A computed fold for a 68-nucleotide RNA from a chicken gut metagenome, annotated as transfer RNA. Model confidence (mean pLDDT): 83 of 100.
RNA sequence: CAGAUAUAGUUUAAUGGUAGAAUGUGGGCUUCCCAAGCCUAAAAUACGGGUUCGAUUCCCGUUAUCUG
Numbered sequence: 001c002a003g004a005u006a007u008a009g010u011u012u013a014a015u016g017g018u019a020g021a022a023u024g025u026g027g028g029c030u031u032c033c034c035a036a037g038c039c040u041a042a043a044a045u046a047c048g049g050g051u052u053c054g055a056u057u058c059c060c061g062u063u064a065u066c067u068g
Stems, first nucleotide, its partner, number of pairs: 001068006009023004017053001025041005046062005
């Protein structure tokens, strides 16, 4: 300098229209106890701008990581 990526603790979806899931975590049920199972709850769009009625999505910049 060029390209790519950034979403829940972790992994990962989402064609500009209420951000889902898996796993993990908390609570409850079950059990003599643990595990397994069932129910339930919390939890996320890297940061700053722009466009738009509306942005995870489009544009610009910054930061971090990866590749060359």